[in-house]
A computed fold for a 1494-nucleotide RNA from a metagenome, annotated as small-subunit ribosomal RNA. Its Rfam family is "Bacterial small subunit ribosomal RNA". Its mean pLDDT, the model's own confidence on a scale to 100, is 81.

RNA sequence: AGAGUUUGAUCCUGGCUCAGGAUGAACGUUGGCGGCGUGCCUGAGAUAUGCAAGUCGAGCGUCUCUGUCGCAAGACAGGGUAGCGGCGGACGGCUGAGUAACACGUAGGAACCUACCCCUAUCUCGAGGAUAGCUAGCCGAAAGGUUAGAUAAUACUCGAUGUGUCCCGACCUAGUCGGGGUAAAGGAAGUAACUUUCUGGAUAGGGAUGGGCCUGCGGCCUAUCAUGGUAGUUGGUAGGGUAAUGGCCUACCAAGCCGAUAACGGGUAGCUGGUCUUAGAGGAUGGUCAGCCAGAGGAGCACUGAGACACGGGCUCCACUCCUACGGGAGGCAGCAAUCAGGAAUAGUCGGCAAUGGGCGAAAGCCUGACCGCGCGACGCCGCGUGUGGGAAGAAGCUCGAAAGAGUGUAAACCACUGUGGUAGGGGAGGAAGCUCUCCGAUUCGGAGGGUUGACAGUACCCUACUAGAAAGGGGCCGCUAACUGCGUGCCAGAAGCGUCGGUAAUACGUGGGCCCCAAACGUUAUCCGGUUUCACUGGGUGUAAAAUGUCGCGUAGGUGUCCUUUUAAGUUUUCGUUUAAAUCCUGGAGCCCAACUCCAGAUCAGGCGAAAAAACUAAAAGGAUUGAGUUAUCUUUAGGGGAAUUGGAACUCAAGGAGUAGUAGUGAAAUGCGUUGAUACCUUGGGGAACACCAGUGGCGAAGGCGAAUUCCUGAAAGAUAACUGACACUGAGGCACGAAAGCUAGGGGAGCGAAGCAGAUUAGAGACCUGCGUAGUCCUAGCCGUAAACGCAUGCUUGCUAGCUGCAUUUUUCUUUGCUUUUAGCAAAGAUAGGUGUGGCGAAGGUAACCCGUUAAGCAGGCUACCUGGGGAGUACGACCGCAAGGUUAAAACUCAAAGGAAUUGGCGGGGAGGCACACAACUAGUGGAACAUGUGGUUCAAUUCGAUACAAACCGAAGAACCUCACCAGGGCUUGACAUCCUGACGUUCUAUUCCGAUGAAAGUCGGAAAAUGCGCAAGCAGGUCAGGACAGGUGCUGCAUGGCUGUCGUCAGCUCGUUCCGUGAGGAGUACCCUUAAGUGGGACAACGAGCGCAACCCUCAUCUCGAGUUACAAGUGUCUCGAGAAACUGCCCUCCGAUUCGGAGGGAGGAAGGAGAGGCAGACGUCAAGUCAGCAUGGUCCUUAUGCCCUGGGCUACACACAUGUUACAAUGAGUUGGACAACGAGUUUUGCCAAGUGGCAACACCGAGCAAAUCUCUUAAACCAACUCUCAGUAGGGAUUGAGGUCUGCAACUCGACCUCAUGAACCCGGAAUUAGUAGUAAUCGCGGAUCAGUCAUGCCGCGGUGAAUACGUUCUUGCCUCUUGCACACACCGCCCGUCAAGCCAACAAAGUCGCUGAUAUUCGAAUUUCGAUCUUAUCGGAAGAGAAUAUUGGUGGCGAUGGGGGUUAAGUCGUAACAAGGUAACUGUUCUGGAAGGAGCAGUUG
Repeated sequence: AGAGUUUGAUCCUGGCUCAGGAUGAACGUUGGCGGCGUGCCUGAGAUAUGCAAGUCGAGCGUCUCUGUCGCAAGACAGGGUAGCGGCGGACGGCUGAGUAACACGUAGGAACCUACCCCUAUCUCGAGGAUAGCUAGCCGAAAGGUUAGAUAAUACUCGAUGUGUCCCGACCUAGUCGGGGUAAAGGAAGUAACUUUCUGGAUAGGGAUGGGCCUGCGGCCUAUCAUGGUAGUUGGUAGGGUAAUGGCCUACCAAGCCGAUAACGGGUAGCUGGUCUUAGAGGAUGGUCAGCCAGAGGAGCACUGAGACACGGGCUCCACUCCUACGGGAGGCAGCAAUCAGGAAUAGUCGGCAAUGGGCGAAAGCCUGACCGCGCGACGCCGCGUGUGGGAAGAAGCUCGAAAGAGUGUAAACCACUGUGGUAGGGGAGGAAGCUCUCCGAUUCGGAGGGUUGACAGUACCCUACUAGAAAGGGGCCGCUAACUGCGUGCCAGAAGCGUCGGUAAUACGUGGGCCCCAAACGUUAUCCGGUUUCACUGGGUGUAAAAUGUCGCGUAGGUGUCCUUUUAAGUUUUCGUUUAAAUCCUGGAGCCCAACUCCAGAUCAGGCGAAAAAACUAAAAGGAUUGAGUUAUCUUUAGGGGAAUUGGAACUCAAGGAGUAGUAGUGAAAUGCGUUGAUACCUUGGGGAACACCAGUGGCGAAGGCGAAUUCCUGAAAGAUAACUGACACUGAGGCACGAAAGCUAGGGGAGCGAAGCAGAUUAGAGACCUGCGUAGUCCUAGCCGUAAACGCAUGCUUGCUAGCUGCAUUUUUCUUUGCUUUUAGCAAAGAUAGGUGUGGCGAAGGUAACCCGUUAAGCAGGCUACCUGGGGAGUACGACCGCAAGGUUAAAACUCAAAGGAAUUGGCGGGGAGGCACACAACUAGUGGAACAUGUGGUUCAAUUCGAUACAAACCGAAGAACCUCACCAGGGCUUGACAUCCUGACGUUCUAUUCCGAUGAAAGUCGGAAAAUGCGCAAGCAGGUCAGGACAGGUGCUGCAUGGCUGUCGUCAGCUCGUUCCGUGAGGAGUACCCUUAAGUGGGACAACGAGCGCAACCCUCAUCUCGAGUUACAAGUGUCUCGAGAAACUGCCCUCCGAUUCGGAGGGAGGAAGGAGAGGCAGACGUCAAGUCAGCAUGGUCCUUAUGCCCUGGGCUACACACAUGUUACAAUGAGUUGGACAACGAGUUUUGCCAAGUGGCAACACCGAGCAAAUCUCUUAAACCAACUCUCAGUAGGGAUUGAGGUCUGCAACUCGACCUCAUGAACCCGGAAUUAGUAGUAAUCGCGGAUCAGUCAUGCCGCGGUGAAUACGUUCUUGCCUCUUGCACACACCGCCCGUCAAGCCAACAAAGUCGCUGAUAUUCGAAUUUCGAUCUUAUCGGAAGAGAAUAUUGGUGGCGAUGGGGGUUAAGUCGUAACAAGGUAACUGUUCUGGAAGGAGCAGUUG
């Protein structure tokens, strides 16, 4: 310090997420040791048990025990219990419920108190009456109480004194005097007893410490809490009360006080030093430690006291618990442990007062769950260890593997060593200061010596011995983010912080191996800060991304404000002082072995307060100025902006009249409508209402909305020119006021045209629409509401200054020129030029911007003020409030949900957008298909099987250029298992051979079993190769995956495109080049140009045909030639001439010459970058996977040939341009045998064909008679002599074999069909149409298919509007899986959260009334009981406010792979869209009116 995520890609905006640090943590897995810290965050829930506050006999009396002395009485010494009394239980310890407050922090202040402690001054005298304890009696279960009797004090009371102090009075009020009030307590040591000493007591003053009170400033959210709050409320007077000021309380008087600088209300919360984070500024937080506050089961109240309204004191009520003899009592762990409960979750019913601190005491000492320690918990921080060195080109195991090896890995084993730790033994602290005794010196006190005090703890630590022995895990490995492979799984199981991963090759799931990170921990979850400049003070924005209020027009508060002079010193700056507790942080040093931790010292920003100084700026005060702003006068201009009145013409409509006849109106086409009762069209007259053509213009005016006939009246504003005046009067502007299109509302008018709703006609699948005919509100006027618009300048607040220009328009001014007119000097009018001002446009420098674009009318550079924004949806919605007659408007959330939503620009694709161009694309023409029968293929169905694939164009006479067996992959059955086929290894066999052939049995065959015969090569030989059998490696698979692949192919498309290098432009994706103009079949060529060149395509090269030349000519032809065959070349290029077009280029059009051929001569071959996960694992090859006595191999039979049906491609026809019969004429391409082909002639047969047999490995022979055509005859319009399906019978041929299932022949039979609906195909010339011929495959053939060949031989093209497809440019886009796209709303279903809701259940206030404890206070009364008044916790009732839970049901919202209905939006989205409003409809929506261009 950044990264991921919106897109096909880009830039931006913008959210979400991650990497870091932290925690009083929890959970999961794991866990060796030690030190230092830390540990109920939840129920301020309830608590068994023990302990946590006592002490003093040197205040007091009694009682009691022990010891000594004593005969005893008794005395002395020591110890103890309860009580009276004193001091302390207001500290310490715990908790954070309440509290938004002088509670806290900080800085100040005056009207106060302060026990114990210190200092100063003075005093400490006398007297008295009680009472507890105790004894006795009584009541009670107990707790406890009561009566009587006796007793003490440092308890209590009285008196005296008065240094002082307080009050009153006087005076020469600094003070003095007078009067009055006001105190006390003793004890101990010592002595023979005093004196004395110590300690205590009293009064007064001071100090210290602690506390009470007041004030400024500071620190949470909420205005959906504001015409608000407040009656002791604000102030005064008097009194009371307090330690003390004060409405603190009471009475009276006045009516104030607080509030937009946020009162009042609501929610939440202990505050701070600090802690965490951060570069900082900030943000979050307040656990441990420290300061303050508050609380002690929930409330109220006072007493005592120096101090409390008191955690371990009291009284009362409430809730709860316990005891009880039922009468009545007891209790308060938010002290330390502990228990239950709650919860994700938080420890021992430990030891000790040794230390530190506290209470009491003269002291010893006692008490102390404060504290010191130990224990438990990886909860945190810090430190240490789990060994160290050697040890293989590297064991085993495991994993991977291309089978070579690689990794784990010096890791282990093994050898040597060490001992942190562990075990055992030994030694062993510091923490101890004090206290006490003795001695010496002394006033407190000091010195010396002795004794004694440790919970932790025989602990830390040290020494010795032994022992590598007990001691490593957790998370991760797709990117962010360090770290990769195998297997399993197969959108399943699962993962996930975000992006996402998983649908059979998952580095993302699970697991193994390996690796990475951290390490006694590692991850996860939760929370905070950071990253996040994502609330922006530092440090953001608002034209289009979220965001400038409709005008901000007027204007309040507020904020900001021109020049000069003087003064002040509030802000500001400097210096000094004081404070901001300690701890913490930082720096330096020191102590525990280090560190954590602890100690010592130092330092700092910054804040508050005070003092002094400065005077530039801001401010304040005073004075002046004119440039900002304004005022007045004269002139000019403007739809003269607004208001009112009057008038006008055109058009429309209605009515009347005339004349006139059958239509008119309307549309894409129609119909409804109007019309013979006379329409429309035409003329005349009259009425009515609304709007104002031309002028008219990115022209004018107005703040905006808006304003258009003319004239008159009233009235506002701006700009320019000149002159004078005021003297900062200014800018902005929260609230507020005003205006505010259209629609709409209320009341009254008016109503011609138009026209929501409505009615009808069309369209349509439907049509609640678009189109048509009618038509009501409305549109108009008057008065009043409403208050909204895409209220917009291409979404732009107001204001001031500055920063290049060019060119228009409007208006005005200066100067000049020209012209005209006039009263010729001079003036007026018009035109032009020049120089300004203002307004309004276009283009553009710099600059800005994400880009588009803006650019003196800024979106540039700066200043001032205001409004607004902070991801999308939910939602401008709900609730509340305000406004409104209503419709509704303004203000304005949350739950929930998503990881995006969005802006600009780019490349494509698309458009029922545009422009240009092309193509048998349409049009024109010809012949068909679709109807019939049949053939073939496909789907479907059937079947044991009907093998598989192809299946929009681009599957369907396709793979298949030949399914009877074979093919064959399918089915049934029968067999084989190293196999039908290949290679290798091992073993055996073997007539010196074996493979091979033959025979027999069985069988449907394959196969199984048995037998016989004869033959190889090399080598001298041994033997080898070949063979068989057995075993093992392996073979084999038309099994799967074409979505793992290669190769090949189809298609767009023979369309003209697709790119690269350098350079240039752009932040970038990208662009230019390749756009433009002309042209072409063509990105073909030319011109021009920020491009210059190049590549793959185009063209050309190649082949065939047409012409000619040359050469060779057999088997062609009668010769000789060259019709013909083969080979090589030539020829054509708009090359030549004329005219025209166009930029003279390039080229195009027409004509001509020449030529066989004329503008690519005709046809083929050749298929750019790419697209379709297009097709093919079944042609071949191939990764992976599966089968292995079977999914392999062999065989027999069957099937692929089925058949209600549908589709595709064809054949034959429907006849007379024909059919039949007879006769006659003219081709080309090809094919053919020694593996047995083509087959002449002849003979037989009606024929298919057979027999015999010549020729030919082919320009020689054969197939081979071509047919249409021509001539003649028959038929004569009919299901006919058209048509030939189907069927019967008999034959021929091929072949092991024609039953399923072949072709052909003969005879007989003689179906549909009489030209084909919607729709659709091919063809532009030797083409279509028509006619026959040949070949491949092949034994034969279901071939009417396919591939070729020739014969005869047309018609038509105006043209590019339309249909389809394509190319280029441009435009729009919400598409990018790219229009077969995207996407909206209702309905139906599941889930979720919130809203409303009859009500219901709580919580919390307010007001009123009633009852009312303790306590306080007032009054009364013989001040002893008692009574009355007031306040009072709480309770009850009534009314009312706020808030929350649940809630039948209702309406909407969100969300959910494949539901229904439509198709509203995105392209001109097929009616342009959107905004406001009104009406209307299943729904998106539609229509009316006005507006916007997005």